[in-house]
RNA sequence: ACAUUGAGAGUUUGAUCCUGGCUCAGGAUGAACGCUGGCGGCGUGCUUAACACAUGCAAGUCGAACGGGGAUAAGACAUCGGAAGAGCUGCUUGCAGAUUGGAAGAAGUCAUAUUCUAGUGGCGGACGGGUGAGUAACGCGUGGGCAACCUGCCUUAUACAGGGGGAUAACAGCUGGAAACAGCUGCUAAUACCGCAUAAGCGCACAGUGCUGCAUGGUACAGUGUGAAAAACUGAGGUGGUAUAAGAUGGGCCCGCGUCUGAUUAGCUGGUUGGGAGGGUAACGGCCUACCAAGGCGACGAUCAGUAGCCGGCCUGAGAGGGCGGACGGCCACAUUGGGACUGAGACACGGCCCAGACUCCUACGGGAGGCAGCAGUGGGGAAUAUUGCACAAUGGGGGGAACCCUGAUGCAGCGACGCCGCGUGAGUGAAGAAGUAUUUCGGUACGUAAAGCUCUAUCAGCAGGGAAGAAAAAAGGACGGUACCUGAGUAAGAAGCCCCGGCUAACUACGUGCCAGCAGCCGCGGUAAUACGUAGGGGGCAAGCGUUAUCCGGAAUUACUGGGUGUAAAGGGAGCGUAGACGGCAAUGCAAGUCCGGAGUGGAAUGCGGCAGCUCAACUGCCGAACUGCUCUGGAAACUGUAUGGCUUGAGUGCAGGAGGGGUAAGCGGAAUUCCUGGUGUAGCGGUGAAAUGCGUAGAUAUCAGGAGGAACACCGGUGGCGAAGGCGGCUUACUGGACUGUAACUGACGUUGAGGCUCGAAAGCGUGGGGAGCAAACAGGAUUAGAUACCCUGGUAGUCCACGCCGUAAACGAUGAUUACUAGGUGUCGCGGAGUCAAGGCUCUGCGGUGCCGCAGCAAACGCAGUAAGUAAUCCACCUGGGGAGUACGUUCGCAAGAAUGAAACUCAAAGGAAUUGACGGGGACCCGCACAAGCGGUGGAGCAUGUGGUUUAAUUCGAAGCAACGCGAAGAACCUUACCCGGUCUUGACAUCCCUGCGAAGAGAUGGUAAUGCAUCUUGUACUACGGUACGCAGGAGACAGGUGGUGCAUGGUUGUCGUCAGCUCGUGUCGUGAGAUGUUGGGUUAAGUCCCGCAACGAGCGCAACCCCUGCCCCCAGUAGCCAGCAUGUAAAGGUGGGCACUCUGAGGGGACAGCCGGGGAUAACCCGGAGGAAGGCGGGGAUGACGUCAAAUCAUCAUGCCCCUUAUGACCGGGGCUACACACGUGCUACAAUGGCGUAAACAAAGGGAAGCGAGAGUGCGAGCUUAAGCGAACCCCAAAAAUAACGCCUCAGUUCGGAUUGCAGCCUGCAACUCGGCUGCAUGAAGUUGGAAUCGCUAGUAAUCGCGGAUCAGAAUGCCGCGGUGAAUACGUUCCCGGGUCUUGUACACACCGCCCGUCACACCAUGGGAGUCGGGAAUGCCCGAAGUCGGUGACCUAACCGAAAGGGAGGAGCCGCCGAAGGCAGGCCUGGUAACUGGGGUGAAGUCGUAACAAGGUAGCCGUAUCGGAAGGUGCGGCUGGAUCACCUCCUUU
Repeated sequence: ACAUUGAGAGUUUGAUCCUGGCUCAGGAUGAACGCUGGCGGCGUGCUUAACACAUGCAAGUCGAACGGGGAUAAGACAUCGGAAGAGCUGCUUGCAGAUUGGAAGAAGUCAUAUUCUAGUGGCGGACGGGUGAGUAACGCGUGGGCAACCUGCCUUAUACAGGGGGAUAACAGCUGGAAACAGCUGCUAAUACCGCAUAAGCGCACAGUGCUGCAUGGUACAGUGUGAAAAACUGAGGUGGUAUAAGAUGGGCCCGCGUCUGAUUAGCUGGUUGGGAGGGUAACGGCCUACCAAGGCGACGAUCAGUAGCCGGCCUGAGAGGGCGGACGGCCACAUUGGGACUGAGACACGGCCCAGACUCCUACGGGAGGCAGCAGUGGGGAAUAUUGCACAAUGGGGGGAACCCUGAUGCAGCGACGCCGCGUGAGUGAAGAAGUAUUUCGGUACGUAAAGCUCUAUCAGCAGGGAAGAAAAAAGGACGGUACCUGAGUAAGAAGCCCCGGCUAACUACGUGCCAGCAGCCGCGGUAAUACGUAGGGGGCAAGCGUUAUCCGGAAUUACUGGGUGUAAAGGGAGCGUAGACGGCAAUGCAAGUCCGGAGUGGAAUGCGGCAGCUCAACUGCCGAACUGCUCUGGAAACUGUAUGGCUUGAGUGCAGGAGGGGUAAGCGGAAUUCCUGGUGUAGCGGUGAAAUGCGUAGAUAUCAGGAGGAACACCGGUGGCGAAGGCGGCUUACUGGACUGUAACUGACGUUGAGGCUCGAAAGCGUGGGGAGCAAACAGGAUUAGAUACCCUGGUAGUCCACGCCGUAAACGAUGAUUACUAGGUGUCGCGGAGUCAAGGCUCUGCGGUGCCGCAGCAAACGCAGUAAGUAAUCCACCUGGGGAGUACGUUCGCAAGAAUGAAACUCAAAGGAAUUGACGGGGACCCGCACAAGCGGUGGAGCAUGUGGUUUAAUUCGAAGCAACGCGAAGAACCUUACCCGGUCUUGACAUCCCUGCGAAGAGAUGGUAAUGCAUCUUGUACUACGGUACGCAGGAGACAGGUGGUGCAUGGUUGUCGUCAGCUCGUGUCGUGAGAUGUUGGGUUAAGUCCCGCAACGAGCGCAACCCCUGCCCCCAGUAGCCAGCAUGUAAAGGUGGGCACUCUGAGGGGACAGCCGGGGAUAACCCGGAGGAAGGCGGGGAUGACGUCAAAUCAUCAUGCCCCUUAUGACCGGGGCUACACACGUGCUACAAUGGCGUAAACAAAGGGAAGCGAGAGUGCGAGCUUAAGCGAACCCCAAAAAUAACGCCUCAGUUCGGAUUGCAGCCUGCAACUCGGCUGCAUGAAGUUGGAAUCGCUAGUAAUCGCGGAUCAGAAUGCCGCGGUGAAUACGUUCCCGGGUCUUGUACACACCGCCCGUCACACCAUGGGAGUCGGGAAUGCCCGAAGUCGGUGACCUAACCGAAAGGGAGGAGCCGCCGAAGGCAGGCCUGGUAACUGGGGUGAAGUCGUAACAAGGUAGCCGUAUCGGAAGGUGCGGCUGGAUCACCUCCUUU
C1' cells in the first nucleotide's frame, strides 16, 4: 500500500421559484497553427494515399560434407637449360677440341600446406523487422479440454552405424537467344540419392487378460504375422548420423463466458442440420464424397447493413462509469490485387515458386524483369511527422568445431520546444523618488529600488587543462566520444516572451473610431465621453514557452446501476381480455443452481500504487511488496431466492340466500311537439332583425278548428344520483343476457398480480351497399353588415344526422393522474345491502361492507395543490420522457375502398422554449366611488369681417424654438432703426467684451470741420488724480502671444427651471409575522369622509412624505393709533366745499385680539366615527378665495434666460456698419375682437366704484383746434396733486324691423402724435366711402354663485404702437332628477401569451434574398451476393499405346515412377436480372433564416363570434362552418353541498 474520496458559475423573467437546454472554469494529446525562443537529460515523431517508388543497404553461413577452380609457399618428378669444377687429347704452354659434371633459370606435372571460392550438399531464409487493409470471428480476452494432435535445433536415457550400388551439377565441347536464360553430348564427388543386412520396450493387422476412465475409450502384459535405420568429417581432443522413450520449448484443434451500432434489416439456411459408410489430415469434424432422414438458427435478436484489428493498458472520473488502443509488451491478420500449391519440423512463405489482373521498366518486338506495410530516401496526398548517418563495442539472432562472417534487429549519433523533467537569463545595496513616458483636479500620481551608481558571484554558454564507467574469465578490444564528469582563469557579460485586463475570471486608465472598423467561449459590446473595437501607459497570469484550433473525459444526477422522472414543465398506452416473461401467501422436509465462509490454481512482464535504491535533483531507471476488484477447481453452511415433495386457508375462485341499477341485444307499444296534406272559419299581412332585406301571402298566407300522413327525439321525475372496462347508457312493456354488491362460510386449495407481442371493444366525423328522410344542417344560394366579409346575423338548403350490414380506429378518447396489494388523524353529505338500540307508526341514534362527493391533519409538492377514491409511505409489473423549432413531417414498411392511421428520422436553425406563482399595466371583465365627466341649464366656438398665432407656400432672407390633451394672443410684459439671432453689401482680425506683459501718451470724453451708404477714419479746440518727484493709479493708442468670442451642434451627456397626470389621495419605511422566493401583511374588511379623514375590526404595532391645520386676502365684532383719511357733536366759513379751528365718535386706514368647535338640542348610526334637521349667530358643518403640488410618469419642454461636459469655427460659424427681412399670401387650422340688432342704436342731460400708476413722469386749470392734439402752466416722488370721464344703469327724445339711424370692413382725402427716420412697416383724428354679415352644418368649448353672462376702469412691457396678458370693481342669473351612458381618475377583484407594459403582443398567404432538405423523366458510380458461360496455375482422381539409372529377373520383362491426355474443383474474365448504397438532374414540394415590403387580424382580455381537440367541407390568407368532445372559458343568476358563528 489496505484508506482519505465528491466545490461550482453565467444565461429564459420587471422580479421569483422550478423544469430545461446552451456555455465556461479542470485534466489530457503521436497533435497542428500564430507569436517568441538560452542550455541540458529522458522520451517521442506519416493519425492522411494498405498511393507510386529512383538508389544503397536490410539473410546468410559452413572448405571440419563434396568434386572442381584460382592464388601463395616450400618440395618431388620429368623436360629444356647448361654454369662452376674435374681429368683427357692436341699443342703454339695457353689456346682449341671432345668427354664428364650438372648449378642458376624456364615452363609443366604430382602430392603437401595456407587461403579464396561459382557449383553439389547441410542448416538458416516460417525468427527478427514492418503495417492494420481485411476481420463482429473461437479473431481476441479469460478459464478449461485434447482418452483427437505435431514439435527441427536443445536436454536426459537406451541401442546402433555392417556391406554395396547407380547417378548428377560443377567442368569440357557444341547449339539457340538481343537479353533473361535454355538445350544437347561427354566426364566426376559427397554427410546428395537408392537397395540389402541387423533391430527393440517402434509402426500395422489379428485375437486375449488385468487395472482403470464421464463416454468414445485409455493403459500394462504376453502371443502370431508383417514393416521400417544410419554418414561421415577431423587438427584425433572432438563434431556429427540413425532408431526409440521421456523432458523442455513452440504450435494445432475443441469448449464455457465476455466482446460496437441499426428492427425504417424479421425471418435465415441446401453441405444446409443429423446419421451410419468412405476419403482426407499431425489430429477431431460436412473438412470432402455418395446415400438416407428433414432437419438447424431466430425476439435471450438469427439474417442483413454499417463501423472496427483484439488485449495488457492509456486518458478522465470520488467512484460507478465514459472515451481511446499511438509508443512498449502479448495475440491475430496482411505483404501490389486475386488464386494456387511446392519444399520443409514448421509456410500455403514480406526481401521463395506458379498462374491470372492492374501498373512500371528493358527489348533486336520474338520475349523478358519488378513488388520499401524492412532501414534511410524520393514523388504525391495532407494542417502535419525526421538522416539516402556511425557501429556490430554492448544485448540478441543465423551459420560454423572454431577463428570468424552476416545482422538498417539492436546500440548510438543527427533533425523537430512534439511531450515530460531540471537549470539559467544574476545577487546585495541604492531616493536626487533622476531623466523619459503615461496621466492629471496642474497640486500631483504611476512605471519605481525599477534604472544609473557602488559592492559581489559565475550555474549555463564560451576558453584552457585533465578525463571515465559501460569489457564478461588473462591480455587486447568502445560506435557513442575527447562524450559525461572534474579543475582553472575570467567578463554581468551572450540568454524573455506570450496571453489577458465588461461579468463568469486575477487584472484600468488615456487617446482614436462612431452599429463604421471591428470583438465575441456564453451573456453580449460598438449609433461622439467604449474599463468589451484599435493603439499607448499601467496592471494580472503563465514562463522557454504562451495562446488558438481540433478531439476525449469531467463538471452533466443532462440516459440517473451507484443516481432522475411522467396531474399542470417533455412524458400513462383510448379501454379490456390474455400469451411469453417478470414478480408472488402460511407452515414443514429434502437438494444446493444463486448466496455466504474456507482452501487451491490462475490472473505473463511492463504500467499504476507503497517502500527502498541508482543517475548532483527531477523526469527516467532498478529492487522488493501489496494489488490486479476476474475466472476455474474443491471442502463446507442452508437463513433468504430457487427447485422437489406432501400439507394449510387468510389471497383468489365456486356454491347457497337476497335486494339495487338509463349495463347490453331484440321485438312490440305510447303520448306531447315540429313539419306536410285535406277541409272549415277568417283577412292583410306574416316572418325576421340591433335595424332591415331576401322569403311567404288576395291563386287567401300568418292565426284558429277538425281530420290525416310521416320521421326523429323521449319534457316533468333528474339529483357532483345510478350502471358500465372504456367509448357510453334515459318514454313504457316483454324476451334473452353480462357484471357488481350484501349476507352466509358448504366447496377448491395459491388456482394470484402485471402483461412485450396478440386478440377484442372503441364518441363524433367519414367511406361502401340498400333503405329512410319530419326537424336540424357542413357545402351551396340569396339578403344584410362591412373599407372588404369567401364570416359572425337572417331566409332557404344538399350530403349527413336515422335503420340494417360491412369498413375506419381516431378525440382536450381527461381525473390531462396505468394496473394491483398493504399501511397511514379526523369531520360531514349521498347511493346499495346488512346488524344493534329505541319507537304505536313515520322515524331517530349507533355500527359493518361496497360505491360516490366535499372539507381537512401529518406527509408530499417548484408552486398550484393532493391528502384512505393520494399527487403520502412501501412493493410488483407494464407503458412512456430526455431543450425549442424542423415534425408527428420526409423516406421505408404494415393496415385501409378511400380519407387516412400506425411506426417514425435527418440536414439545418435558435439560446432559449416551458411550468407555477408575484408585482404592475391593460381588458369592447366585474363591483364600489369621485370630477362641469354626462345629464339639467346659461353663454359661446364652428358660418361673416377684422386682429393675432401656427401650418403650408413663397423668398436672397421670410432667424430660432414650442407639436394630442400638456404646440398654435406660446418663448415675445409689446420686430419701423435698435432689438435681431436671418439675408445682401461693406469693414476689422488679440478683436465689441476679460486677465496678464512691453512701449508711448495724458487723457477718456465733449464740441466743431472734412469724408463715407454707414461704422471705422482724419484735423482742430477743450480737457485727470495722488506723489516720498523716482513714479504710481486710471484711461487711451500701438505691439507680441497666451487667449477672447460663438443665439454654432447635442435638452438623447447635464444642472437649474417649468409643464402634465393632479390639489388626484395616494406613496413608503422600521420592527414583527407569513411565504423556499419574488413578495405579502400593515395599506385589505364593515362604516364614514373632500381626503389612507376618522371609527370599529384584524398578525400586526408604530412611523415618515402627502391630506388637513399652521400663512395671506376677504366676511362680523373689539382694542390701540389718527394724517395727507373722516366730520357725529362744538365753533368758524364759502356761491359751493372737512375749506379752517377742533375732534377721532363713525367710515376708513393698519397693528393686535375675539369669533366657528359638530360647541348646544332632536333624530339616525353600533352607545363609534359620522350623517340629517333645528336653535343661536355676521358667518354652520372645510364660510369664500389664494399660496402650498407626495413617491413618481412622460429620455415631456428648454444648450436661444442662465449655468455647463464634450464636439465644432478661429482674417470666421467671431465683431462692426448701411439696407432688407422676421409684417410675404392661392390656401388650412387655433385663439380672440366686432357684429348681425329694438333686452337694441343714436342724441340730451344726470348718478354710483374698486384697484392701480406717476419725475427723461402724471400733468390740473386756462387758451386754441370740429377732433386727434397743440400752447402755456399750477400741483404732486403722492391715503394730499394728477391720470380720472367710470360704463353698463336710470330719465327724456328719435329710430320701427329694413342689410336699416343695425354693422362697421375696405378705400379716398385731409390732419395730429411719437421718433434720427412712420415707403416697405406705427398709432390716432376729421370728412367721405359703407363690404360681408339677418344668429351660423357635422362637430365642439366654458361655467354650479357674487359664479356664468354683461359693463367699464387700471397696470406691466413701452419713444410710439393691444381686440393680447395681468388685475379691479359695477350690474347680476338659470339649472343639477340623477350616475344608465361618453371622458378622466381612485379602491377592491378577475383574466392575460402584455412588462418599451394594448400606440402591447402576435398569425398565415404573397413578393425578394440566402441555406439545407424531400420527390423527380433519368443519368453516372460503388458494394455484397445469385444464376449461366469460359476456365489459368495447381492439388486430387482416371488413363498412361509414349518415356525411364538404381530394385527383381539369365533374358524377355516385371515392379515402381513419369511425361502426355481426360475429369472434378477452380481465380480473374464475360453475360443476365434483381438487391443495397452514394453523386448528380430540367422541374417540383414544403421547411428554415433575413432592421424597416404587401394583404388582412386568426390567437392572448368575454381579444370584441370564448378558445381548443378529432373529423368533414369550403375559402387569397390567417381561417370559417357542421357534428361530437374538453375547460386548459370570462361574466351574471340559480340550485346543491361544505365551512364558520
Molecule: small-subunit ribosomal RNA
Organism: Parablautia intestinalis